A computed fold for a 74-nucleotide RNA from a Candidatus Dormiibacterota bacterium, annotated as transfer RNA. Its mean pLDDT, the model's own confidence on a scale to 100, is 80. Its Rfam family is "tRNA".
RNA sequence: GGUCGGCUAGCUCAGUUGGUUAGAGCGCUCGGUUCACAUCCGAGAGGUCAGGGGUUCAAGUCCCUUGCCGACCA
Numbered sequence: 001g002g003u004c005g006g007c008u009a010g011c012u013c014a015g016u017u018g019g020u021u022a023g024a025g026c027g028c029u030c031g032g033u034u035c036a037c038a039u040c041c042g043a044g045a046g047g048u049c050a051g052g053g054g055u056u057c058a059a060g061u062c063c064c065u066u067g068c069c070g071a072c073c074a
Base pairs, nucleotide, nucleotide: 001073002072003071004070005069006068007067010026011025012024013023019057028044029043030042031041032040050066051065052064053063054062
């Protein structure tokens, strides 16, 4: 330098052919249970879907570009 893959909650990840409100597990906070802790049960907070641009009535999803991480080729 080239090709390909990945980037979504604090962490690990799902998200179908573009469509109704952006989700799960773990973690965190509060409450219940207990003498207390753990476990268990319930509720809640937490998101610029990596940045920018485009297409579309509508974009996490499609296109372009930039950045970062990884694999391969040279």

The RNAcentral record of the sequence draws on ENA and MGnify.